[in-house]
RNA sequence: GCGACCGUAGUUUAGGGGUAGAACGGGAGCUUGCCAAGCUCCAGGCGGGAGUUCGAGUCUCCUCGGUCGCUCCA
Numbered sequence: 001g002c003g004a005c006c007g008u009a010g011u012u013u014a015g016g017g018g019u020a021g022a023a024c025g026g027g028a029g030c031u032u033g034c035c036a037a038g039c040u041c042c043a044g045g046c047g048g049g050a051g052u053u054c055g056a057g058u059c060u061c062c063u064c065g066g067u068c069g070c071u072c073c074a
Base pairs, nucleotide, nucleotide: 001070002069003068004067005066006065007064010024011023012022013021018054026042027041028040029039030038047063048062049061050060051059
C1' cells in the first nucleotide's frame, strides 16, 4: 500500500428496510425475624459523517478504531 471481517447498554450479544431486544451487572419495591434465593418494575445503547428511501442498526459512499491475510521495503 491492497483486501476481508468486526464495531448495538457497564459486559456478552440478537436484530432479514417499519416501535432497538435478551442475559449478566446496576437501582427501587415485594417477600423474609436477617441474609441469600425468588418475583415485579426502572435507568442505560446502534463508532462518526453524508447519501438513497415515506422510513436506515439494516442498503451505498467516506471516515475512525480493532482483528486477520497479502504485497513492498527502495